[in-house]
Context: one part of a larger RNA
Molecule: large-subunit ribosomal RNA, domain I
Organism: Hominicoprocola sp.
RNA sequence: AGCGCAAGGGGAAUGCCUUGGCAUCAGGAGCCGACGAAGGACGUGACAAGCUGCGAUAAGCCACGGGGAGGAGCAAAUAUCCGAUAUAUCCGUGGAUUUCCGAAUGGGGGAACCCGCUCAAGCAAUACUUGAGCAUCGUGCGUUGAAUCAAAUAGGCGUACGAAGGGAACGGCCUGAACUGAAACAUCUAAGUAGGGCCAGGAAAAGACAUCAACCGAGAUUCCGCUAGUAGUGGCGAGCGAACGCGGAGGAGGCCAAACCGGAGGAUUUUAUUCUCCGGGGUUGCGGACAGACAUCAUGACCAGAGGAAGUUAGGAGAACGGCGUGGGAAAGCCGGCCACAGAAGGUGAGAGCCCUGUAUCUGAAAAUGAAGACUGGCAGUCUGGAUCCAGAGUACCGCGGGACACGUGAAACCCCGUGGGAAACCGGGUGGACCACCAUCCAAGCCUAAAUACUACCUGAUGACCGAUAGAGGAGCAGUACCGUGAGGGAAAGGUGAAAAGGACCCCGGGAGGGGAGUGAAAGAGAACCUGAAACCUUGUGCUU
Numbered sequence: 001a002g003c004g005c006a007a008g009g010g011g012a013a014u015g016c017c018u019u020g021g022c023a024u025c026a027g028g029a030g031c032c033g034a035c036g037a038a039g040g041a042c043g044u045g046a047c048a049a050g051c052u053g054c055g056a057u058a059a060g061c062c063a064c065g066g067g068g069a070g071g072a073g074c075a076a077a078u079a080u081c082c083g084a085u086a087u088a089u090c091c092g093u094g095g096a097u098u099u100c101c102g103a104a105u106g107g108g109g110g111a112a113c114c115c116g117c118u119c120a121a122g123c124a125a126u127a128c129u130u131g132a133g134c135a136u137c138g139u140g141c142g143u144u145g146a147a148u149c150a151a152a153u154a155g156g157c158g159u160a161c162g163a164a165g166g167g168a169a170c171g172g173c174c175u176g177a178a179c180u181g182a183a184a185c186a187u188c189u190a191a192g193u194a195g196g197g198c199c200a201g202g203a204a205a206a207g208a209c210a211u212c213a214a215c216c217g218a219g220a221u222u223c224c225g226c227u228a229g230u231a232g233u234g235g236c237g238a239g240c241g242a243a244c245g246c247g248g249a250g251g252a253g254g255c256c257a258a259a260c261c262g263g264a265g266g267a268u269u270u271u272a273u274u275c276u277c278c279g280g281g282g283u284u285g286c287g288g289a290c291a292g293a294c295a296u297c298a299u300g301a302c303c304a305g306a307g308g309a310a311g312u313u314a315g316g317a318g319a320a321c322g323g324c325g326u327g328g329g330a331a332a333g334c335c336g337g338c339c340a341c342a343g344a345a346g347g348u349g350a351g352a353g354c355c356c357u358g359u360a361u362c363u364g365a366a367a368a369u370g371a372a373g374a375c376u377g378g379c380a381g382u383c384u385g386g387a388u389c390c391a392g393a394g395u396a397c398c399g400c401g402g403g404a405c406a407c408g409u410g411a412a413a414c415c416c417c418g419u420g421g422g423a424a425a426c427c428g429g430g431u432g433g434a435c436c437a438c439c440a441u442c443c444a445a446g447c448c449u450a451a452a453u454a455c456u457a458c459c460u461g462a463u464g465a466c467c468g469a470u471a472g473a474g475g476a477g478c479a480g481u482a483c484c485g486u487g488a489g490g491g492a493a494a495g496g497u498g499a500a501a502a503g504g505a506c507c508c509c510g511g512g513a514g515g516g517g518a519g520u521g522a523a524a525g526a527g528a529a530c531c532u533g534a535a536a537c538c539u540u541g542u543g544c545u546u
Base pairs, nucleotide, nucleotide: 001545002544003543004542005541006540007539008538009537015531016496017495020467021466022464023463024462025461026460027459028458029456030455031166032165039101040100041099042055043054044053046078050074051073061095062094063093064092065091066090070082071081072080106115107114108113116134117133118132119131120130121129122128136163137162138161139160140159141158142157143156144155170201171199172198173197174196175195181188185235211218212217222249223248224247225246226245232240233239253448254447255446256392260280261279262278263277264276265275266274267273268272285426287390288389289388290385291384292383293382294381300379302378303377304376305375311369312368313367315363316362317361321336322335323334324333337354338353339343345357346356347355397421398420399419400418401417402416403415407433428443429442430441431440432439483490484489503530506517507516508515509514
């Protein structure tokens, strides 16, 4: 030195554990903000660095409920207090306070800072302190008021109401790629996706047929299953990809404009006419106005009022076990019982239906919140006639250029946009995939509309052939932290003594660290570098070989 054996060190794998995650289901909730949000800065404790809470009334103040012996958060200790049978702590509801920054809004600014003005109170005071107010924009109203004699307008001022900013996904509109696929690539695809912008709601959007259908008929929209990977479309490549119809979820229909009537104001010199506004009327494809006749009955998606259920936001009651030995410890074993609408689960010194918390079941609210229906008041008609009037215009439609339709210009309708032309008026107009005729069907150019549908930042409950500390969230520990980056941004590591700190008094060695005794404990080979403690690697002793 090598190879074995034995004992250690080192190291952290493995096993076991779970405070934390992940996913799904059900229910709730679905906004917050100038009454100053979200998010922060700085303060705040007897001592107080951090976290949490709170805001100069500062781990809190008040009221009302709950609860019942211990409390003054995490968090031990000291000090000082509070409470003990109902005014503690604690839990719930409502209220008060709520510095400074932040939309930030008196002006400024390098956020959490600086500097003002007006009025009021204290005061001798223009000093100081305290309180209230002072941004911009939009709309309405009032007032004032130029250029320009007047009037008008712009503008100024005042006042009332509103807006602004934040938010996970879901939604609407506008804008809008490329990689990729086509085995290259240009039409095409990816995809109207990703990204960007604006805006909204608890959902949004859509929606009450100028729709389909096919000579039979259906009857708003939305969503699901089929139709169907069909018909089509397509460098007929890659691909893209319906509808009719059927079955379900859900189900709801309304209001204007106009004709006509009435009122107010204006225009043209008056009459006459006409315009604007307001009220009535009216809403349809069996229309309405108008004329006549007959009626006073209903309903609800509306408005206002009153009222406030179940539920939610604290809680309460809640059955039934003892003995023996083993053991540090009994819940395990043995013996004998009991409850069960409760043998879900968690805890307790090992494995507990009957020890604790619970569970089944029953029960509870001063306060806040809480729907439809019902209640009270308001708001509505039917028939006949067919002379006249009305029924959404730079609209429909056409040319050209585009887009969107499953449909790439195609025979390319239907729908939308740009541009240039540009109708009809119920004897009217649109559609039925070029176009024409017949036939059928519907009534555009105004508006609103619950449910079925989408999503989950948030709250509650439940579940898992989900994870178990290199896993599961990036984060089980004070993590979006430390750290890195000018910045946008990137982004960790790190769990386990024991049943209980009983966390090792005292003695010895040592400067200390550390160790040896003693003591605690079931165990210290559980001693805080703490459960188990593999391998690499290092050492000691010993056997063999050289």